Predicted 3D model of a 1694-nucleotide part of an RNA (large-subunit ribosomal RNA, half A) from a Thermoplasmata archaeon.
[in-house]
Context: one part of a larger RNA
RNA sequence: CCACCUGGGGAAUGGCUCGGCUCGGGAGCCGAGGAAGGACGUGCCAAGCCGCGAUAUUACUCCGAGUAGGCGCAAGGAGCCGUUGAUCCGGAGAUUUCCGAAUGGGACCUCCUGGCCCUUCGGGGCCAUUCCUUCAUGGAAAGGGAACCCCCCGAACUGAAACAUCUUAGUAGGGGGAGGAAAAGAAAUCAACCGAGAUUCCGUUAGUAAAGGCGAUCGAACACGGAAUAGGGCAAACCGAAUCCCCGGUCGAAAGAUCAGGGAGAUGUGGAGUUUGGACUCGUGCACACCCACCCCAUAGAAGCCGAAUUCUGAUUGAAUGCGGAGCCGUAGAGGGUGCUAGCCCCGUAGGUGAACCGUGGACGGGUGAUUGCGAGUAUCCAGAGUAGCGUGCCUUGGAAAUGGCGCGUGAAUGCGGGGGACAUCGACCUCCAACCCUAAAUACUACCCGAGACCGAUAGCGCAAUAGUAGCGUGAGUGAAAGCUGAAAAGUAACUUUGGCGAGAGGUGAAAAGAACCUGAAACCAGGUGGCUAUAACCUGAUAUGGCGUGAAAGGGGCAACCCAGCGUCAUAUCGUCCGUUUCGAAAAACGGGCCAGGGAGUUCUGAUCAAUGGCGAGGUUAAGGCGUCUACCGCCGAAGCCAGAGGGAAACCGAUUUUCCGCAGCCUUCGGGCGAGGGAAGAGGUGCGCUCGCCUUUAGUCAUUGGUGGGAUACCCGAAACCUGACGAUCUAUGCGUGGGCAGGAUGAAGCUCGGUGAAAACCGGGUGGAGGUCCGUAGAGGUAUUGACGUGCAAAUCAUUCUCGUGACCUGCGUGUAGGGGUGAAAGUCCAAUCUAGUCAGGUAAUAGCUGGUUCCUCCCGAGACAACCCGUAGGUUGACCUCAGCAGAGGUAGAUGGUGGGGUAGAGCACCGAUUGGGUGUUUAGGGGGAGAAAUCCCUCGGCAUCCUGUCAAACUCCGAAUCUGCCAUCGCCGUAGAAGCUGGGAGUUAGGGCACCAGGGGUAAGCUCGGUGUCCGAAAGGUGAAAAAACCAGCCUGGUGUUAAGGUCCCCAAGUGCCGGUUAAGUGUUAACUCAAAGGUAGUCCGUGGUCUAAGACAAUUGGAAGGUGGGCUUAGAGGCAGCCAUCCUUUAAAGAGUUCGUAACAGAUCACCAGUCAAGAUUGUGGGCGCCGAAAAUGGACGGGGCUAAAUCGGCCACCGAUACACCAGAGCACCGUAAGGUGAUUUGGUAGGGAGGCGUCGUGCGUGGGUCGAAGCUGGGGGGUGACCUCCAGUGGACCGCGUUCGAAUGAGGAUCCUGGUAGGAGUAGCAGCAAAGAACGGUGAGAAUCCGUUCCGCCGUAGGGGCUCGGGUUCCUCGACAAUGUUCGUCAGUCGAGGGUUAGUCGGUCCUAAGACUGUCCCUAACCGAGACAGCCGAAAGGGAAGCAGGUUAAUAUUCCUGCACCAUGUCGGUCCCUGUGCUAGCGUUGACGCAUCCGGAUAGGCCGUUCAGGGCCAUCGUUCUGUUCAAGCCUAUAAGCCUCCUGAGAACCGUAAUGGUGAGACGGGGGCGAAGUGGUGAUGGGGCCCAGUAACUGGGCUUCGGCCGAUUCCAGGUGCCCGUGAAAAUCCGCUAGCAGUCAGCCGAUGUGACCGUACCUAGAACUGACACAGGUGCCCCUGGGUGAGUAGCCCAAGGCGUGUU
Repeated sequence: CCACCUGGGGAAUGGCUCGGCUCGGGAGCCGAGGAAGGACGUGCCAAGCCGCGAUAUUACUCCGAGUAGGCGCAAGGAGCCGUUGAUCCGGAGAUUUCCGAAUGGGACCUCCUGGCCCUUCGGGGCCAUUCCUUCAUGGAAAGGGAACCCCCCGAACUGAAACAUCUUAGUAGGGGGAGGAAAAGAAAUCAACCGAGAUUCCGUUAGUAAAGGCGAUCGAACACGGAAUAGGGCAAACCGAAUCCCCGGUCGAAAGAUCAGGGAGAUGUGGAGUUUGGACUCGUGCACACCCACCCCAUAGAAGCCGAAUUCUGAUUGAAUGCGGAGCCGUAGAGGGUGCUAGCCCCGUAGGUGAACCGUGGACGGGUGAUUGCGAGUAUCCAGAGUAGCGUGCCUUGGAAAUGGCGCGUGAAUGCGGGGGACAUCGACCUCCAACCCUAAAUACUACCCGAGACCGAUAGCGCAAUAGUAGCGUGAGUGAAAGCUGAAAAGUAACUUUGGCGAGAGGUGAAAAGAACCUGAAACCAGGUGGCUAUAACCUGAUAUGGCGUGAAAGGGGCAACCCAGCGUCAUAUCGUCCGUUUCGAAAAACGGGCCAGGGAGUUCUGAUCAAUGGCGAGGUUAAGGCGUCUACCGCCGAAGCCAGAGGGAAACCGAUUUUCCGCAGCCUUCGGGCGAGGGAAGAGGUGCGCUCGCCUUUAGUCAUUGGUGGGAUACCCGAAACCUGACGAUCUAUGCGUGGGCAGGAUGAAGCUCGGUGAAAACCGGGUGGAGGUCCGUAGAGGUAUUGACGUGCAAAUCAUUCUCGUGACCUGCGUGUAGGGGUGAAAGUCCAAUCUAGUCAGGUAAUAGCUGGUUCCUCCCGAGACAACCCGUAGGUUGACCUCAGCAGAGGUAGAUGGUGGGGUAGAGCACCGAUUGGGUGUUUAGGGGGAGAAAUCCCUCGGCAUCCUGUCAAACUCCGAAUCUGCCAUCGCCGUAGAAGCUGGGAGUUAGGGCACCAGGGGUAAGCUCGGUGUCCGAAAGGUGAAAAAACCAGCCUGGUGUUAAGGUCCCCAAGUGCCGGUUAAGUGUUAACUCAAAGGUAGUCCGUGGUCUAAGACAAUUGGAAGGUGGGCUUAGAGGCAGCCAUCCUUUAAAGAGUUCGUAACAGAUCACCAGUCAAGAUUGUGGGCGCCGAAAAUGGACGGGGCUAAAUCGGCCACCGAUACACCAGAGCACCGUAAGGUGAUUUGGUAGGGAGGCGUCGUGCGUGGGUCGAAGCUGGGGGGUGACCUCCAGUGGACCGCGUUCGAAUGAGGAUCCUGGUAGGAGUAGCAGCAAAGAACGGUGAGAAUCCGUUCCGCCGUAGGGGCUCGGGUUCCUCGACAAUGUUCGUCAGUCGAGGGUUAGUCGGUCCUAAGACUGUCCCUAACCGAGACAGCCGAAAGGGAAGCAGGUUAAUAUUCCUGCACCAUGUCGGUCCCUGUGCUAGCGUUGACGCAUCCGGAUAGGCCGUUCAGGGCCAUCGUUCUGUUCAAGCCUAUAAGCCUCCUGAGAACCGUAAUGGUGAGACGGGGGCGAAGUGGUGAUGGGGCCCAGUAACUGGGCUUCGGCCGAUUCCAGGUGCCCGUGAAAAUCCGCUAGCAGUCAGCCGAUGUGACCGUACCUAGAACUGACACAGGUGCCCCUGGGUGAGUAGCCCAAGGCGUGUU
């Protein structure tokens, strides 16, 4: 590592089902007599569900039924009830808290609070609004209900492949209303010259007429067949109170009759009358219609009652209903239960039976109403008005000229009249009588009850089989789960050992532990054991072959047997081999999806169309709705309405069809000549149309059903949008407004004004002060969020932390209450915010929107087998048609890719220049346009360039051709091949495809080019495996059923690696190379080498080497400073020579010198120079080291030739399977058959259920696990174990019928991983002791540390028991835990004076009016609610509990309101109304007076240091209430002030009276009292507790707190009401005040947290949360910073 075994884990599978789903039937409203729905209670113990309601898990009453037990789910403990009949069941009553229409008023999380009457004082009754009616009174409505119904308003997605009319659709949704049904309804209707006779519903007409961008689509009626049936009443004409209602009396069972009173009614009660019209007139005639229910009869309905036949026998079993044997019943063999499968055990079943009460029907009887009926007459009268009709506009409809309705305008007639008859008008004809009302049934639906099922069986079926609309989530609307099973019976494990406990051991029960985590108990996953193997090997994990080890019980094979084999497990070796699905031209892909396992998971159903198969009937076929029967949803029989066919043609009017002839397949007959010939073909003829040039049709086959294929409509194979529309829910976040409250340490600057001084004629200016302004400055609290683009970034945090930074008296910050709502709000404007959501919120619905787009789409075998092309389309990711594929049928003889020949066609490649166009050079000719030059006076002439013509020469062309192939192609013939074993062709059903790609060729088009792009021809891949090319889609070979044996192809033969270190002859020296092509590097260069082919020199001596010479004129001339062969320029001669340049290179300043050319000698044979070819070499640079496939090779490279061998699924042969064909079959034939994606066709396997038939099973079914066998396969079968009750097979029918994939769904479980994290900002712990089974973490002590305008103290919002005590540690607590905000049990919140309660604010709501289709709703009026921070009657101090206190207790107070008494004296009172005060208010700044508090000193007491002196620390205190008085300011009296006086911090004040004086009003506070008390400290004694003592004074600072006052500012002027007080008027009539006594003061809140763990953020979360209130010392301006006190922490939970 693999396998098995034994377990764990997990929950699949199987079996079960008190639940669902669907269908059928029944039944169908409830409510002011208080509903539906809820809240809260209710039990002996009681949390949930159920029941019930203070009469409360029934302690109420009665009737019926029924029998022995009962006290619900629910098993426990305790205790009760019942044969005097309980519990349970049925019927009729009683009771029925609070909310809810909710109804006395008001609130709303279900509460608060009134008035009147009665009362036996326990309590009871009444009191809303609207409408009708009344003197009184008596009625009605409201609200709810699953769907159904009527009316009103009324979308959008979508479809039209876009979109606007149209469609979706009068749908979804909203509003109003009714009922068990609703609506409609008795013709001013249809019809068509025949007639019908209200409405509704079903079938049909009919997808017809009609509408319609005449597109998509939409869409009746008449008539007919059925279901069910039903008709009535008013107004008017005529009469004119003949009528009706209420209360009361009498009679009656009731209906009703009658009497008295009151009322309605002449704006008409009643009679008559209502379309076959009537009134009216005349005549004539008779018996009915409705109502009631005492008694009587019949009948439906409840709980219930009766209801046959074995517990016979044998064995098995835990148990018999199963098996064997023997019986019985059946108007009952439906079903269920019982310890296994029961007609006869139990419940039931068939069949009978049962009602006080209520309902229905009937008879007898009673009551009421009429003379209404018929006929005749037609003089007169009556018969529904802003109506009918018309015009116009809009909506709606199939309704078009010709539906229905509405708005506006206009507007009749009167029976001799009016409406209609699908255009108008007129006339006929037919038909009906509007403008008033009612009306059952047939029809729709299913909340409720009953029944049933070829429905589901716990991931299914309703979301829910169960305390499910629950838990949970969300502010809210809303959303929304999971979770079934012990056993026959709890017999649910006694006692023992162990443990702190949980548990474990052994033991017991039971048939079996099935042991409550409980039936079965799979897989993933995790352990242990056994077998095989294992660390030099190399891995898509396998396949095949051979072998080793193990196993090999049963089932398979052999053997008499022992045993052997097959098989299985594993390992080794060899060869081959890159997952699966998808999308693609192409995937192992570094393209997408997949961790694994189990279960679920996608072409279905209906309808109409079409085709095929099968079946029935057949010139016919068939029913629909419905009806009848019945074994009652099935089925059988009726039922031709209607449909299709039977005749077509034509726009229509309209007209209206062959058995004529010939050919001929199959077949039949044959005298083998041929004849007949279904179906088939042709001609003629016929019908019709204008049409014999023509079109369609005619020589008869359909129709119904079932199944299958396909396309249309429906969600339409499944999953998937962003969006659109409708109605609701949200302003607890945030934006902004409104109301009412709160907040801002400290410091700085120094505006106006005023004043003083100076200057000035003045205006004014300057300076010093004073003053205290400001969207002023610095900066706390607070608000914000600049930078580090820091930290963090699976965070502390779904926006935080650190430092830094901005504002910080204002357009400031902030609490509470309240308004604005989705195409809307709000917005100092960023598209910003509107609940972590915003360029249009959220929730639900339309909705399964639509998606030409992506993904997925599930068993097997057999036959055939594509296309990526053409045309069109707003078409290019898509469609339709054609081509290509497949299947079936028809038909009946030819077809044809190849080869050859014949006969035609063509204008390409190439070539050419004859045309056309371009084009090089030259010649000739020319009475040559034109330019230049020249001559001339000019005409004109000459030269030259050029033009034109022509000749020679040299070129080019896709749109040139005098020419012109290869090749391609039409037709014909012959050969080949295919075909009667049915080809070609034709018809019909079904597709898929319309992204293609590589290679070769077309010296194709485009492009610099491309593994580029667009074509043509072919081929392959696509959809093709195998061999070769190292590996490889398409290159080479080769087209694959299975197994075997051989031979070859491409390509190879040194080793890897099968086959030659083969043979002959060359080349290469570069590792060139070892590459058929794809994948090869070029220009250029090369005294590399080989082969070929030229020129030149050469025995008269070449080439090379070596020795020697290389001279003279001359230093040539010029130039130059010089220039001498050798800077430069010009010239470059002559001589001597074998040869030697007026000089090839070096060199010098210039010379000199060296050297070369050139010549000779020595030597002795080829030398030299071009050019062509082969193989090499250079040119040659890429990123970790690297590739001829590798090793390596000098042949194992390369070129040429030759012989062997290897090598494939090819070829050959053998055996077998399939397929095709022949054959009735047995069987045969196949030299030509079996690769396959999209796709077509055919046949099977398995799963679940139904009917029929037939079997198995407790002596062991299904399922699960392991093993053997069979089949091409899906799959089947056998054995063993587990399991413990059901399960097969054959056949028919029917399906929610097959899984690996969809970032699929649900559950489980891995790897990651004992990993990240439990550290990081702000403080910190340590030791000892205690408890305990156990202690870093709990408790205690001692040290140490931290905060200290907080991390202390007090109080809201919010939470809701978290508070306290006892017990506990499974979970929660990021570790631990003896601890806890955890778990269990018990306890705890005490108010006249705190708050609510009362009042009003913004605002909300109700009623009326208004408005609206309605709901909703602005506004006006009236009312009411609305603040636990606004207004406001009244309490303080101390003590006390484990937990409460301004609440209890003690002491001392106060308020409101009653009663009694006293006092006072004489109106000071009350009610109602009015008026006026009060309540009652801004910001800034300043002054004064106080207090809190602090500090210093002192007295006393105690403690520390300490021998003493002394020093130091702590404490040294107290409220409300009552009494007590002045300040500022104001009032009042007297007085009487000017170039003045008084006064302030400042401004200021004064004859409207300053200064001064007198009196009065008047605050916080002070003092006293409260207090002989409380608190604190000390001493003494004590059992508790008691007794005694002490608790003093002075000074300084001093608020942001309290009180009083001044000034400034404003485009800002800074709530209301209750309340209290006063005045006036009216009414009442002795009520006031004070003192004393005595009552009352209900109800609700009150615990605890208030935050670095109780709130809000999913968390015991570094965030947020209102503030608000208090805040000591040192330093200091300071609430800054730092350090400390009181107090609190050390739990930033390791």
RNAcentral holds the full RNA, with entries from ENA. Rfam family: Archaeal large subunit ribosomal RNA. The family is grouped with related families in Rfam's "LSU clan".